[in-house]
Formats: sequence, structure tokens, C1' cells
RNA sequence: UACCGAUAAAGGCAAACGCAGCGAAAGCUGCGGACGCAAAGCCAUGGGCCUAACCCCUGAAGGGUACGGUAGCCAGGUUACCGAA
Repeated sequence: UACCGAUAAAGGCAAACGCAGCGAAAGCUGCGGACGCAAAGCCAUGGGCCUAACCCCUGAAGGGUACGGUAGCCAGGUUACCGAA
């Protein structure tokens, strides 16, 4: 330096759920809370998934669409603590 990842040490993050706020929704933020996580740090570039306000189609019912989300779905990029085998 590149892998690797202990019943190691020090520290870190925080699912569901509850409350408050934001949002059309998906979802996000804060506080509480811990299911889990060795990148569960960061980035929507590719794929997946969720939503469908605007817009389009429709006589209506309804349908389609991401420029909205998800990094705790996967790949990729990028940065980083510790050091047994």
C1' cells in the first nucleotide's frame, strides 16, 4: 500500500415504533428508541424498487410519466478509525 475482519480496544451509526415539523405522495428532518451495521460515511452515474404533484391520454372511472425519493436493494465512484489470524 492492497486485501481481510477478533466474543480485541477506543469510538461511531441507528430499523421498527412514538411524538413534533416538512412534503401532493413516496419519503425526509429533529427528539426519544435500538432491529441491525466494518463503511448503515459521502455521491442518484447504471440497474432495481417506491411515489405520481405537474404534464399527457381518457366522456368518466382510471391509466402513463421523475424533473420527486431510496446510499439500511445491488453495482460503481470517493473518503476514513482500529489491527488478531
Molecule: c-di-GMP-I riboswitch aptamer
Organism: Anaerocolumna chitinilytica